Record summary
This is a predicted structure of a 73-nucleotide RNA (transfer RNA) from a Zetaproteobacteria bacterium. The coordinates come from a structure-prediction model, not an experiment, and the mean pLDDT is 81. Rfam family: tRNA. From the family's description: Transfer RNA (tRNA) molecules are approximately 80 nucleotides in length. Their secondary structure includes four short double-helical elements and three loops (D, anti-codon, and T loops). Further hydrogen bonds mediate the characteristic L-shaped molecular structure. tRNAs have two regions of fundamental functional importance: the anti-codon, which is responsible for specific mRNA codon recognition, and the 3' end, to which the tRNAs corresponding amino acid is attached (by aminoacyl-tRNA synthetases). tRNAs cope with the degeneracy of the genetic code in two manners: having more than one tRNA (with a specific anti-codon) for a particular amino acid; and 'wobble' base-pairing, i.e. permitting non-standard base-pairing at the 3rd anti-codon position. Gene Ontology term of the family: triplet codon-amino acid adaptor activity. By type it is a transfer RNA. The sequence was found in a public genome assembly.
[in-house]
RNA sequence: GCCGGCUUAGCUCAGUUGGUAGAGCAGCUGAUUUGUAAUCAGCAGGUCGUAGGUUCGACUCCUAUAGCCGGCU
Numbered sequence: 001g002c003c004g005g006c007u008u009a010g011c012u013c014a015g016u017u018g019g020u021a022g023a024g025c026a027g028c029u030g031a032u033u034u035g036u037a038a039u040c041a042g043c044a045g046g047u048c049g050u051a052g053g054u055u056c057g058a059c060u061c062c063u064a065u066a067g068c069c070g071g072c073u
Stems, first nucleotide, its partner, number of pairs: 001072007010025004019056001027043005049065005
């Protein structure tokens, strides 16, 4: 220098050919218990790496760019 993959909640990851973003763990509250743990119920938490474009509508499609990983030279 060229090519490919990944980037979504605090962490690990889903997201079904574009139609209001989810799970587990962690956190908070409550129940249960003499108390803790465990268990159960509920709650909160996201400008989907960034910037543009297409579209009535984009995590999803296109372009550029940043970080990480891998391959080639």